[in-house]
Predicted 3D model of a 266-nucleotide RNA (Bacterial large signal recognition particle RNA) from an Oscillospiraceae bacterium.
Model confidence (mean pLDDT): 78 of 100.
The RNAcentral record of the sequence draws on ENA.
The model forms 94% of the base pairs in the Rfam consensus.
The gene name in the source record is ffs.
It matches the Rfam family "Bacterial large signal recognition particle RNA". About the family: The signal recognition particle (SRP) is a universally conserved ribonucleoprotein involved in the co-translational targeting of proteins to membranes. Rfam classes the family as a non-coding RNA gene.
RNA sequence: UCGCACUAAUCGGGGAGAUAGCGGUGCCCUGUUGCCUGCAAUCCGCUAUAGCAGGGAUGAAUUCCCACACCCGGGCUUGUUUGCGUGCCGUCCGGCCAUCGUAAGCGGUGUUGACGAACCGGUCUUGCGCAACGGAAUCCCGUGAACCAUGUCAGGUGGGGAACCAAGCAGCAUUAAGCGGAUUUUUCCGUGUGCCGCGGGGGCGCCGUUUCUGAGCUGGCUGCGCUGAUACCGGGUACACAGCAGGUUCAAAUGUGGGUGUGCGA
Numbered sequence: 001u002c003g004c005a006c007u008a009a010u011c012g013g014g015g016a017g018a019u020a021g022c023g024g025u026g027c028c029c030u031g032u033u034g035c036c037u038g039c040a041a042u043c044c045g046c047u048a049u050a051g052c053a054g055g056g057a058u059g060a061a062u063u064c065c066c067a068c069a070c071c072c073g074g075g076c077u078u079g080u081u082u083g084c085g086u087g088c089c090g091u092c093c094g095g096c097c098a099u100c101g102u103a104a105g106c107g108g109u110g111u112u113g114a115c116g117a118a119c120c121g122g123u124c125u126u127g128c129g130c131a132a133c134g135g136a137a138u139c140c141c142g143u144g145a146a147c148c149a150u151g152u153c154a155g156g157u158g159g160g161g162a163a164c165c166a167a168g169c170a171g172c173a174u175u176a177a178g179c180g181g182a183u184u185u186u187u188c189c190g191u192g193u194g195c196c197g198c199g200g201g202g203g204c205g206c207c208g209u210u211u212c213u214g215a216g217c218u219g220g221c222u223g224c225g226c227u228g229a230u231a232c233c234g235g236g237u238a239c240a241c242a243g244c245a246g247g248u249u250c251a252a253a254u255g256u257g258g259g260u261g262u263g264c265g266a
Base pairs, nucleotide, nucleotide: 001266002265003264004263005262006261009058010057011056012030013029014028015027020047021046022045023044024043035055036054037053038052039051064259065258066257067256068255069254073250074249075248076247077246078245079244081243082242083241085239086238087237088236089235092234094233095232097228098227100225101224102223104222105221106220107218108217109216116212117211118210120208121207122206123205124201125200126199127198128197129196130194131193132191133190134189135188136187137186140181141180142179143178149174150173151172152171157166158165159164
């Protein structure tokens, strides 16, 4: 050096979490090819040589091991940074809102007289009267008594010799009690009906008249100011999450370099 047969090794790795620790199943990331069966998160199996049990393939090589570089991705952390969300703060001189004030602007009103002052009234209350309304009576009209209303009393009845007299039913008329109607007359009672009249009381406010004076008055809108309220907006603050900028840690795949068996035979 070649051939044959073996063995080590390989047939994925990593992150977080969990765990005394290690690995697996599960979650996540990653590799062009990416062993099979059973066990397993209320866990399964091991002990720093760290899955266990069984089977298969490749097999000294571009395998594998180590180091370095690079870096998908993950964890932790810092920030005087950005955004969203939530809580709290009205003792945040912010905005919005409210009371009060002011009268700069606008507007309204004013020499057909503002504001003010004085006088007299009304509104208010009450008494009397009047009216209205409601009710009840009365007047008027109509109706209305078998007998116990009246007048007249047919017929009939009684008395009488007769003339006549008497009582008196029905009917008619007029009425009582009652019933009904209705424009009206008169009377009585009542009322938070009315201001119509007269009087008393009252007088804060409002309205009106007259007289005096002579230029403002108002506070509707905007503005300004004091005070207050409000977690709606802005602001502050705390927390959580997501970005951004750093730090640190782990790190697949990739690349580079180094290292790397046994036996037999020739």